[in-house]
Context: one part of a larger RNA
Molecule: large-subunit ribosomal RNA, domain I
Organism: Phycisphaerales bacterium
RNA sequence: GGCACACGGUGGAUGACUUGGCGUCCAGAGGCGAUGAAAGACGUUGGAACCUGCGAUAAGCCCAGGGGAGCUGGUAACCGAGCUGCGAUCCUGGGAUCUCUGAAUGGGGCAACCCGCCCGCAAGGGCAUCUUGUUCUGAAUGCAUAGGGACAAGAAGCGAACGUGGAGAACUGAAACAUCUCAGUACUCACAGGAAAAGGAAGCAACAGCGAUUCCGUCAGUAGCGGCGAGCGAACGCGGACAACCUGACAGACCGGAUGAACGCGCUGGAAUGCGCGGCCCAAGAAGGUGAAAGCCCUGUAACCGGAAGUUGGGAUCGGCCUUCAAGUAGGCUCGGGCUCGUGAAACCCGGUCCGAAUAUGGGGGGUCCACCCUCCAAGGCUAAAUACUCCUGGACGACCGAUAGCGAAUCAGUAAGGCGACUGAAAGUUGACAAGCGCCCCGACGAGGGGAGUGAAAGAGCACCUGAAACCGUGUGCUU
Numbered sequence: 001g002g003c004a005c006a007c008g009g010u011g012g013a014u015g016a017c018u019u020g021g022c023g024u025c026c027a028g029a030g031g032c033g034a035u036g037a038a039a040g041a042c043g044u045u046g047g048a049a050c051c052u053g054c055g056a057u058a059a060g061c062c063c064a065g066g067g068g069a070g071c072u073g074g075u076a077a078c079c080g081a082g083c084u085g086c087g088a089u090c091c092u093g094g095g096a097u098c099u100c101u102g103a104a105u106g107g108g109g110c111a112a113c114c115c116g117c118c119c120g121c122a123a124g125g126g127c128a129u130c131u132u133g134u135u136c137u138g139a140a141u142g143c144a145u146a147g148g149g150a151c152a153a154g155a156a157g158c159g160a161a162c163g164u165g166g167a168g169a170a171c172u173g174a175a176a177c178a179u180c181u182c183a184g185u186a187c188u189c190a191c192a193g194g195a196a197a198a199g200g201a202a203g204c205a206a207c208a209g210c211g212a213u214u215c216c217g218u219c220a221g222u223a224g225c226g227g228c229g230a231g232c233g234a235a236c237g238c239g240g241a242c243a244a245c246c247u248g249a250c251a252g253a254c255c256g257g258a259u260g261a262a263c264g265c266g267c268u269g270g271a272a273u274g275c276g277c278g279g280c281c282c283a284a285g286a287a288g289g290u291g292a293a294a295g296c297c298c299u300g301u302a303a304c305c306g307g308a309a310g311u312u313g314g315g316a317u318c319g320g321c322c323u324u325c326a327a328g329u330a331g332g333c334u335c336g337g338g339c340u341c342g343u344g345a346a347a348c349c350c351g352g353u354c355c356g357a358a359u360a361u362g363g364g365g366g367g368u369c370c371a372c373c374c375u376c377c378a379a380g381g382c383u384a385a386a387u388a389c390u391c392c393u394g395g396a397c398g399a400c401c402g403a404u405a406g407c408g409a410a411u412c413a414g415u416a417a418g419g420c421g422a423c424u425g426a427a428a429g430u431u432g433a434c435a436a437g438c439g440c441c442c443c444g445a446c447g448a449g450g451g452g453a454g455u456g457a458a459a460g461a462g463c464a465c466c467u468g469a470a471a472c473c474g475u476g477u478g479c480u481u
Stems, first nucleotide, its partner, number of pairs: 001480009015466001016430002020401002022398007029390002031158002039101003042055003046079002049075003061095006070083003106115003116127004129155009162193001163191004173180001177227001203210002214241005224232002245315006254307004259303001263278005279296002281285001287299003320382003323326001331355002334352005341367001362377005417424002437465001440452004
């Protein structure tokens, strides 16, 4: 030095656990804001810090209701001082207060700061901008108008997705690339609602008929479009969802409730919920907790009671509704855009320039165009439901995760830390049933650490604490070189 065995150290895998996540479903809510929001700064408890709450009335003040014995929020004890059956703490609802910043709005500003003016004895109140309305004034310029002033009302900003409209790419694909595609997507702007948009035929259809819109299934990857390449891609029809008033009655989900059954002994053990014996309840044997595994110990659960949305019976009315019934409009040339339609024989719809009708004896459409036939009535407006979404609240559930997983975040996390900045972005859970968290003694530096004693079922559970793998580092013994 190697190998083997034994015993340790280190380390934190594994097992077990779960405070936290993830997802689905069903409901609710779908907004907040000049009565000052969202988000913050700074304060605030008798005692430092942070979190939570609150705002100079500052872990709180007042009122009403509930509740019924302790309380003065958490980490988190300790001390002090108090409150409370004259009902506290706590819960629900309403009210008061609510510093400073922030749309931030008296002016300024490097947010949480600085500086004013007016009214008022003071306390306090007011003073931004824009729009609309009313009103007073009022030029050039006579009437007017512009402009100026006052008053009143409204707006402004924030918010996850969903929506409508404006504007609008490229990578990419076409095995290169230009028409084309990606795609009217991403990004961006404006605006709105709990949904939005659309919507009561100048529609489809085909000689038979249907009867607003929206959404789903099918039609159908069809008809078509297409350097007829890559690719793009309907409609008719059919089947469904939905389809608006009044009134009465009443199950279940859900929420709330002070109601809500039933167990003892022995054994083991630190502890009984275990085992043994003998019982009981059940419209309750869901679940959680309790010193191990509990229907009968505790909280609960089933059931019962209350509640409003809701469901349903009956009835009436209607078979969407309103109006002033639509002209530089319909249509045409030209240039673009949208439709399955890339200009094509290209209808239809929308827009720019320029032209420019008819008036129900009329007009539009039925895919160039004409005739016949059919169908509808543009150039005004409103309209629930079926549909989309989830920042948020509640409930239930899961062949979802179980601390390198599951949200980035189970723990004081968008934190620590990095970056000039935009932004990026962690790690970190577990003593024990109960702190009973080792008073006292010894070694040691008045250490670190350890040894006793003590607690405890266990200390080889000692705050670096459940279990405690491997790498790695040792000690001892044996064999071997």